[in-house]
This is a predicted structure of a 105-nucleotide RNA (SAM riboswitch aptamer (S box leader)). The model forms 94% of the base pairs in the Rfam consensus. It was read from a public genome assembly, where an Rfam model found it.
RNA sequence: AUGUUAUAAAGAAAGCUCGAGGGAAUAGACCCGUUGAAAGCUUAGCAACCCUUCGCAAACGAAGAAGGUGCUACAUUCUAUCCCGUAAAUGGGAGAAGAUAACAC
Repeated sequence: AUGUUAUAAAGAAAGCUCGAGGGAAUAGACCCGUUGAAAGCUUAGCAACCCUUCGCAAACGAAGAAGGUGCUACAUUCUAUCCCGUAAAUGGGAGAAGAUAACAC
């Protein structure tokens, strides 16, 4: 990098360095940003995918947080493709794409 499966309700920030962008990509919209973006580092935290313990034949359930990841503005931000619905707009659902984890190659 590619594929498969699962998940996205909720949750959790301070400091330092740096200095102009950022919210995945394209277009548009919306929003954040010199009262400091992104990135890096430190510390702290959240969650519970892997994991640990217990019960269980298993499925599964309960508890935990040492370790491997992940995450800590708002939100997979909205629209783009398809379906339902409407006079139209608003609206609902699905898909695609992206994200994270585990596994495979």